Context: one part of a larger RNA
C1' cells in the first nucleotide's frame, strides 16, 4: 500500500455558503461509442505447476504428449438487464405558496428603568474604621466608619430563570421603537429530481493580545507595600497599571467539547418538558386526557462496546460523500513557503534516541 479504524487507547477540520468532483427518486421508449456480458483472432518465451505417459531396480530426478497461463490488445462480430447517453412523463425526495405559532436569533436607535458599588456636596454625630486563622500595612480629629439628602459618572441586568428557548458555531437576557435571517405546524394548490456532500475558494470565529481615538464606576495581570515562611518573586491582606466598556480596523486560535462530521432509511417501550395541530371530558378567561409532528431531557429492550458505557437526539442495521490516524520521544518543532503591524497562525520533516 491492501487493510483496519476515529466518545475516553492514535484519530472528526472551530462552524457554515459553496466550486469542481464523487453519489443520486421514479414509468416508457432510443442509443451502444464508453463501461458491463459474449464471440473471434492475436500475445501471453522456455523450464516451473496440472492430468496422461516414458526412461534410471523405486522415489527424488530427467524424456514426450496436451492442458493451462484467469491479464492484455485488436475487431463498424453480438447482448442490451444495470451504469451511462438522448427523448419525454411522474410524484414519494427537494422547492415554491396559502394560513398560523413560538423563540435572550442578528443589527440600529433610544429610554433610563431600578437596586448595587464608588466619588462629590450638605445635614447630623464622634473615635475609631477596615482587614484576617491572628495580624499588619491602609483609611481617620484637616472629622473617618456607620446613617439621611442631594448630585455625577462607568459598568452589569436581581427576581421571572428552568434538564428552558433561539442560533452553523463562536454565542445570545432590564424595558421600548425600526430593520432583518432562520425555524415549526396544518393545508396539500404550484414547479417537477431542481437533490446529497463537498478539495479549493470565501465567510463568521470565546477570551487573551495589537493599532487609532474615546471612556474608565467596580474588578485587576504587571508593581508596590504587609503579613506567611526556613525562603514566599505564590497562595492571605491593603493599595493598584494596562485591560476588561464603546468606535473602526487587525489576530484567527481554545477541553472552539456531545472530546461523537454532514445526509438518508430502518430498528421495543416507559416517563418529563417546550412549540403546535386534530378530536374529546369537565366546574370552560381555564383545567384536562388522548392522538399526530418537531425540538430538548432521563430510564431502558434488541445489538453494539476492550470496559465504562451508546441505546429512535446511537456508539445499533445500511447507503452516499468530506475530513483525519497508523508506536513513544525528537515535535506541532527546525528548515521553506504563505499570511499578520507585532504576538505569532497556517503547512510540516530528519537525524538521532528508545
Nucleotide at each position: 500500500c491492501u487493510g483496519g479504524g476515529c466518545g475516553u487507547a492514535a484519530a472528526g477540520g472551530g462552524u457554515g455558503u459553496g466550486u469542481a468532483g464523487g453519489u443520486g427518486g421514479u414509468g416508457u421508449a432510443u442509443u451502444a461509442a464508453g463501461g458491463u456480458c459474449u464471440g473471434u483472432u492475436g500475445u501471453u518465451a522456455a523450464a516451473u505447476c496440472u492430468c496422461c505417459u516414458g526412461g534410471c531396480c523405486u522415489a527424488a530426478c530427467c524424456g514426450g504428449g496436451a492442458a493451462a497461463u484467469c491479464g492484455c490488445a485488436a475487431u463498424g462480430g453480438g447482448a442490451a438487464a444495470c451504469u451511462a447517453c438522448u427523448a419525454u412523463g411522474c410524484u414519494a425526495g427537494a422547492g415554491u405558496g396559502u394560513g398560523a405559532g413560538a423563540g435572550a436569533g442578528a443589527g440600529a436607535a433610544g429610554u433610563g428603568g431600578g437596586a448595587a458599588u464608588u466619588c462629590u456636596c450638605g445635614g447630623a454625630g464622634u473615635a475609631g474604621c477596615g482587614g484576617u486563622a491572628a495580624a499588619a500595612u491602609g483609611c481617620g480629629u484637616a472629622g473617618a466608619u456607620a446613617u439621611c439628602g442631594a448630585g455625577a459618572g462607568g459598568a452589569a441586568c436581581a427576581c421571572c430563570g428552568a434538564u428552558g428557548g433561539c442560533g452553523a458555531a463562536a454565542g445570545c437576557a432590564g424595558c421600548u421603537u425600526c430593520u432583518u435571517g432562520g425555524c415549526u405546524c396544518a393545508c396539500u394548490a404550484c414547479u417537477g429530481a431542481c437533490a446529497c456532500u463537498g478539495a479549493a475558494a470565501c465567510a463568521c470565529g470565546a477570551a487573551a493580545g495589537c493599532g487609532u481615538g474615546g471612556g474608565g464606576a467596580g474588578c485587576a495581570a504587571a508593581c508596590a507595600g504587609g503579613a506567611u515562611u526556613a525562603g514566599a518573586u505564590a497562595c492571605c491582606c491593603u493599595g493598584g497599571u494596562a485591560g476588561u466598556c464603546c468606535a473602526c480596523g487587525c489576530u484567527g486560535u481554545a477541553a472552539a467539547c456531545g472530546a461523537u462530521g454532514a445526509u438518508c432509511a430502518c430498528u421495543a417501550g416507559a416517563c418529563g418538558u417546550c412549540a403546535g395541530u386534530u378530536c374529546g371530558g369537565c366546574u370552560c378567561u381555564g383545567c384536562u386526557g388522548a392522538a399526530u409532528u418537531g425540538g430538548u431531557g432521563u430510564c431502558g429492550u434488541a445489538g453494539c462496546u476492550a470496559a465504562c458505557g451508546c441505546g429512535u437526539u446511537a456508539a445499533g442495521u445500511g447507503a452516499u460523500c468530506c475530513g483525519c490516524c497508523u508506536g513513544g520521544g525528537g515535535a506541532g518543532u527546525a528548515c521553506g513557503g504563505u499570511c499578520g503591524c507585532a504576538a505569532g497562525a497556517c503547512u510540516a520533516a530528519a537525524a538521532c534516541u528508545u